[in-house]
Description:
The RNA shown here (SAM riboswitch aptamer (S box leader)) has 108 nucleotides and comes from Clostridium aciditolerans. Taxonomically the source falls in Clostridium (Bacteria, Bacillota, Clostridia, Eubacteriales). Its mean pLDDT, the model's own confidence on a scale to 100, is 83. It matches the Rfam family "SAM riboswitch aptamer (S box leader)". About the family: The SAM riboswitch is found upstream of a number of genes which code for proteins involved in methionine or cysteine biosynthesis in Gram-positive bacteria. Its family is annotated with regulation of gene expression in the Gene Ontology. The sequence is in RNAcentral, with records from Rfam.

């Protein structure tokens, strides 16, 4: 990179550096010198890996549900993924669905 799959309405500092940007794209609308980005620390989460408990049986280094966060591997910590972006209903506000997209796990 492209592919399969699940999630995506909750949650996370008034801290040090640092100095203008930043919110994928486009169009909006934001948010920033009462300090952006990025880095360190701190958090949060619980997607894989772990540990506990039950349950099923093919009785196994199986499989599935809850539970925990003591340790590891991602991730995340303004706004629903900030909102629309295609299609459907619907007078409207609006709502469902999909399409981008991000993350996590697989295999290639």
């Nucleotide at each position: 990179u492209a592919c399969u799959u699940a999630u995506c309405a909750a949650g996370a500092g008034a801290g040090g550096c640092g100095g203008a940007g930043g919110g994928a794209c486009u169009g909006g609308c934001c948010c920033u010198a009462u300090g952006a980005a990025g880095c360190c620390c701190g958090g949060c989460a619980a997607c894989c890996a772990g540990u506990a408990u039950u349950a099923u049986u093919u009785u196994a280094u199986a499989u599935a549900a809850u539970a925990c966060a003591u340790u590891g591997g991602u991730g995340c910590c303004a706004a629903u993924u900030c909102c629309a972006g295609c299609a459907g209903c619907g007078a409207a506000g609006g709502c469902u669905g999909a399409g981008a997209g991000a993350u996590g796990a697989g295999g290639a």